[in-house]
Context: one part of a larger RNA
Molecule: small-subunit ribosomal RNA, central domain
Organism: Lachnospiraceae bacterium
RNA sequence: CUGGGUGUAAAGGGAGCGUAGGCGGCGGUGCAAGUCAGCAGUGAAAACCCGGGGCCCAACUCCGGGCAUGCUGUUGAAACUGCAUUGCUUGAUUCCGGGAGGGGUAAGCGGAAUUCCUGGUGUAGCGGUGAAAUGCGUAGAUAUCAGGAGGAACACCGGUGGCGAAGGCGGUUUACUGGACAACAACUGACGCUGAGACACGAAAGCGUGGGGAGCAAACAGGAUUAGAUACCCUGGUAGUCCACGCUGUAAACGAUGAAUACUAGGUGUGGGUUCCGUAGGGGAUCCGUGCCGCAGUUAACACAAUAAGUAUUCCACCUGGGGAGUACGGCCGCAAGGUUGAAACUC
Numbered sequence: 001c002u003g004g005g006u007g008u009a010a011a012g013g014g015a016g017c018g019u020a021g022g023c024g025g026c027g028g029u030g031c032a033a034g035u036c037a038g039c040a041g042u043g044a045a046a047a048c049c050c051g052g053g054g055c056c057c058a059a060c061u062c063c064g065g066g067c068a069u070g071c072u073g074u075u076g077a078a079a080c081u082g083c084a085u086u087g088c089u090u091g092a093u094u095c096c097g098g099g100a101g102g103g104g105u106a107a108g109c110g111g112a113a114u115u116c117c118u119g120g121u122g123u124a125g126c127g128g129u130g131a132a133a134u135g136c137g138u139a140g141a142u143a144u145c146a147g148g149a150g151g152a153a154c155a156c157c158g159g160u161g162g163c164g165a166a167g168g169c170g171g172u173u174u175a176c177u178g179g180a181c182a183a184c185a186a187c188u189g190a191c192g193c194u195g196a197g198a199c200a201c202g203a204a205a206g207c208g209u210g211g212g213g214a215g216c217a218a219a220c221a222g223g224a225u226u227a228g229a230u231a232c233c234c235u236g237g238u239a240g241u242c243c244a245c246g247c248u249g250u251a252a253a254c255g256a257u258g259a260a261u262a263c264u265a266g267g268u269g270u271g272g273g274u275u276c277c278g279u280a281g282g283g284g285a286u287c288c289g290u291g292c293c294g295c296a297g298u299u300a301a302c303a304c305a306a307u308a309a310g311u312a313u314u315c316c317a318c319c320u321g322g323g324g325a326g327u328a329c330g331g332c333c334g335c336a337a338g339g340u341u342g343a344a345a346c347u348c
Base pairs, nucleotide, nucleotide: 003320004319005318006317007302008301012316014201016199021194022193023192025088026087027086028085029084030083031082033081034080035077036076037075038074039073040072041071042070048066049065050064051063052062053061054060091191092188094186098181103177104176105175106174107173108172109171110154115149116148117147118146119145120144121143125136126135162169163168206247207246208245209244210243211242215241216240220236221235222234223233258315259314260313261312262311263310266293267292268291269290270289271288272287273286274285275284276283277282297304298303321348322347323346330341331340332339333338
């Protein structure tokens, strides 16, 4: 390389948008680049294969034929691909009016709770644990009542429920704003799918500047435990957690399952529509999501099973024994931390 693979054995990019490229619906007409057919030229000799001949045989060698899968020219064919042109509506958009949603951004508002401050009541404990101690408290704590400050998070509803490409999103109101869905079948007429690079997004931690700081809490200090205890438990506590702007670009970024399209038994929940039947409870049909069970089929098994890991097609990414190693070196990126790309010797 070919081949075979990628849920768990090595292997799906964290996720989008989209450039080049690759692939691409149903018809008509034309061209003839790919394709197919005929003919001609060329495709050196030797070698190789077949049939003969010559050395006693063989190796060797000579003759004839084949082969030489190719290239060029020419004459045709027009199914398929391509190109050009023309049409279509099923793929894909759009319009109209709908209902659903923690989708996003910004600003405002609310109550519960913790902590702190002030005042009242009140007195000797509180707190904490397996048990304690450190700690707090007669300078009046804990408890309780009233008032105030401030920050962060939004109980119940709440749900294998919803929304989002993923990360993720949950009090409430307003403004701005993205997407999806069903119904109708009016518009455009293949405008599509995928997507190397590029671009923009991307939890937590971390970094820069400036704010903020209630609770929690790496580091740190103390008390315990213990043979020791640089831990688990307890009392404290700083970065951080929060906000704005900028960086970082990684996660068991997981469904460990790339995207798209079509097809392939059923059953039963649930969310959002439309529609039909029924007085009602309810039931039927259909589309889009989200779960469970299960046949065929697949699978090493576990399991998957219309939300496929089944049957097929297109495109991208990735794998090729374990360790060395996601290391070294170099490149690129970053303020740094580091990220990304990514070996070899050696060894089993």